[in-house]
């Protein structure tokens, strides 16, 4: 440096759910909590997925409704880039 994660050591992260806060929503932050994770560390600029406020179009009984649409999100959806602990080869 590359590959691998059977066993081991020291540890790390934290799904669902609950409470509080933020947000139009998707979702996010904090506390609790552990389903899982060897990159569940970082990156949203490729694919995919979610939402649809502002906006645009249409309808309207003028209260509103429907459709489109990321500039909003998800890295614990897959790929990719970068970095990293331990052990083995």
């Nucleotide at each position: 440096a590359u590959c691998u994660g059977a066993a081991a050591a020291g540890g790390g992260c934290a799904a669902a759910c609950u409470c509080c806060g933020c947000g139009a929503a998707a979702g996010c932050g904090g506390a609790g909590g552990a389903c899982g994770c060897a990159a569940a560390g970082u990156c949203a600029a490729c694919g995919g997925u979610c939402u649809a406020a502002u906006g645009a179009g249409c309808c309207u009984u003028c209260g509103g409704g429907c459709u489109c649409g990321a500039u909003g999100a998800c890295g614990g959806c897959a790929g990719g880039a970068c970095u990293g602990c331990c052990a083995g080869a």
Molecule: c-di-GMP-I riboswitch aptamer
Organism: Massilia sp.